[in-house]
Molecule: transfer RNA
Organism: Candidatus Sungiibacteriota bacterium
RNA sequence: GUCAGGGUAGCUCAGUGGUAGAGCGCGGCACUCAUAACGCCGAGGUCGUGGGAUCGUUCCCCACCCCUGACA
Numbered sequence: 001g002u003c004a005g006g007g008u009a010g011c012u013c014a015g016u017g018g019u020a021g022a023g024c025g026c027g028g029c030a031c032u033c034a035u036a037a038c039g040c041c042g043a044g045g046u047c048g049u050g051g052g053a054u055c056g057u058u059c060c061c062c063a064c065c066c067c068u069g070a071c072a
Stems, first nucleotide, its partner, number of pairs: 001071007010024004018055001026042004048064005
């Protein structure tokens, strides 16, 4: 340099046009003589950046940035 995949909560990842979710973690409650586990509730997100198409985008199009891999 070319091609492919990826960037979404603190971490690992879903979500293929119509109000952004799960598990773990964190805080609280409940349970227990007590702790752990289990259960309930809650906080936490400019969805990498900018632009475009659309009534409407995490999702479609374009450019750029970053990560991984293959080829050279």